Predicted 3D model of a 72-nucleotide RNA (transfer RNA) from Candidatus Azambacteria bacterium RIFCSPLOWO2_01_FULL_44_84. The prediction has a mean pLDDT of 81. It was read from a public genome assembly.
RNA sequence: GGCUGUGUAGCUCAGUGGCAGAGCGUCGCCCUCAUAAAGCGAUUGUCGCAGGUUCGAUUCCUGCCACAGCCA
Numbered sequence: 001g002g003c004u005g006u007g008u009a010g011c012u013c014a015g016u017g018g019c020a021g022a023g024c025g026u027c028g029c030c031c032u033c034a035u036a037a038a039g040c041g042a043u044u045g046u047c048g049c050a051g052g053u054u055c056g057a058u059u060c061c062u063g064c065c066a067c068a069g070c071c072a
Base pairs, nucleotide, nucleotide: 001071002070003069004068005067006066007065010024011023012022013021018055025043026042027041028040029039048064049063050062051061052060
């Protein structure tokens, strides 16, 4: 330098055009002599950045950035 893949909540990941979700975690309540577990409730996103297409984009297209892999 070229090609491919990945980028979404604190973490691990879903989500192939119509209000962004799950599990874990964290906090509070409840329970207990106490702790843990169980139960109830809450918590949080410029969807990597910038453009384009579209009535509408996390999703499709283009460029860039970061990371990983392959080739040279």

The organism belongs to Candidatus Azamiibacteriota, within Bacteria.
Rfam family: tRNA. By type it is a transfer RNA.